[in-house]
Context: one part of a larger RNA
RNA sequence: CUGGGCGUAAAGGGCGUGUAGGCGGUCCUGUAAGUCAGAGGUGAAAACCAUCGGCUCAACCGGUUGGCCUGCCCUUGAAACUACAGAACUAGAGUGCGGAAGAGGAGAGCGGAAUUCCCGGUGUAGCGGUGAAAUGCGUAGAUAUCGGGAAGAACACCAGUGGCGAAGGCGGCUCUCUGGUCCAGCACUGACGCUGAGGCGCGAAAGCCAGGGGAGCGAACGGGAUUAGAUACCCCGGUAGUCCUGGCCGUAAACGUUGAACACUAGGUGUAGGAGGUAUCAACCCCUUCUGUGCCGCAGCUAACGCAUUAAGUGUUCCGCCUGGGGGGUACGGUCGCAAGGCUGAAACUC
Numbered sequence: 001c002u003g004g005g006c007g008u009a010a011a012g013g014g015c016g017u018g019u020a021g022g023c024g025g026u027c028c029u030g031u032a033a034g035u036c037a038g039a040g041g042u043g044a045a046a047a048c049c050a051u052c053g054g055c056u057c058a059a060c061c062g063g064u065u066g067g068c069c070u071g072c073c074c075u076u077g078a079a080a081c082u083a084c085a086g087a088a089c090u091a092g093a094g095u096g097c098g099g100a101a102g103a104g105g106a107g108a109g110c111g112g113a114a115u116u117c118c119c120g121g122u123g124u125a126g127c128g129g130u131g132a133a134a135u136g137c138g139u140a141g142a143u144a145u146c147g148g149g150a151a152g153a154a155c156a157c158c159a160g161u162g163g164c165g166a167a168g169g170c171g172g173c174u175c176u177c178u179g180g181u182c183c184a185g186c187a188c189u190g191a192c193g194c195u196g197a198g199g200c201g202c203g204a205a206a207g208c209c210a211g212g213g214g215a216g217c218g219a220a221c222g223g224g225a226u227u228a229g230a231u232a233c234c235c236c237g238g239u240a241g242u243c244c245u246g247g248c249c250g251u252a253a254a255c256g257u258u259g260a261a262c263a264c265u266a267g268g269u270g271u272a273g274g275a276g277g278u279a280u281c282a283a284c285c286c287c288u289u290c291u292g293u294g295c296c297g298c299a300g301c302u303a304a305c306g307c308a309u310u311a312a313g314u315g316u317u318c319c320g321c322c323u324g325g326g327g328g329g330u331a332c333g334g335u336c337g338c339a340a341g342g343c344u345g346a347a348a349c350u351c
């Protein structure tokens, strides 16, 4: 330097942004670095191949013999492709104008149902819980029921293989600030693009630090049961935590177990957001089209399962990753972290 791979066998980075780098649309002119052609120089000898010859053959050895030495240098030329310089374009990308949908994000405020607790009324002996019980609560008046009050957390129905977001994720209502996406056409910029080692940012839950908050739930823990035992499953309690603010952590079955972008490749059917057409008083219906999201299915692919215009098909570009199982995501070192630990990541040995 090279091979084969990465949905489920080992293997897609949790996600984005973007640096270097790699790759890059149409047309014209020029240059000639890459590229191509010719000439020259050089590419020691030996070795190697061909050939001829010397030891009786061979090994071995020899020759002003040929090739090879796939290279490098110089020079003359070519200009299709790559590159570079200049000029131009609009199909990629982007901007403006007009519309549209949405649990996208942040902050503030508000609401009702439920739960628990407190106060008061009614009322009396039970309530609760289970497979059955017991612990527990209750005559100091519980449970039930009515009225009043307080608190915290979550937002029933709507709700949908519905929507939004890069991912994590996002669901009561209103307001303020704010990101992205889609549709229609016109105008504009004129390749401004794709990918992206490092870097930087985001990143469920749990966990950590400081301060608040604490209704319900509830690791740990206590008790009651069950059981041979029961450090469980069931029951009664219950602390961290769950919630808020600020700061860490940086992991996951972070999953579609499927990296990103672009192009192309039968159909059928549903759904969500637009636009156009037809029709109409209007809307629905119907047809076309764009975008998203499902199901079925041909070719093709696949070890099979299955995938199949949302590809796992056919191609191009770039990144990440894999290379038998165990040892081991361990040790050591480095680095990050308050810690827990994270990232990077072996070997002996063994099958």
Stems, first nucleotide, its partner, number of pairs: 003323004007305002012319001014202004021195003025089002028086004033082002035078004040073003048067003051063004092192001093189005098183003104178007111155001115151008126137002163170002207248006216242002221237004259318006267296011300307002324351003333344004

About this RNA
Small-subunit ribosomal RNA, central domain from a metagenome, 351 nucleotides, folded computationally.